[in-house]
RNA sequence: GCCGCGGUAGCUCAGUUGGUAGAGCGCAUCCAUGGUAAGGAUGAGGUCUCGGGUUCGAUUCCCGAUCGUGGCU
Numbered sequence: 001g002c003c004g005c006g007g008u009a010g011c012u013c014a015g016u017u018g019g020u021a022g023a024g025c026g027c028a029u030c031c032a033u034g035g036u037a038a039g040g041a042u043g044a045g046g047u048c049u050c051g052g053g054u055u056c057g058a059u060u061c062c063c064g065a066u067c068g069u070g071g072c073u
Base pairs, nucleotide, nucleotide: 001072002071003070004069005068006067007066010025011024012023013022019056027043028042029041030040031039049065050064051063052062053061
């Protein structure tokens, strides 16, 4: 330099023929116990990497940038 894959909650990851986003773990509060752990309920937490474009509407489609990773040279 070229090609491919990936960037979504604190962490690990889903998500879809474009219609304003979820799970598990973690965290907070409560229930329960004589108490602790385990267990149950509720809740908080997201500029979906960034900038443009298309569209009534973009995490999703298109272009570029950037970071990570694999391959080739």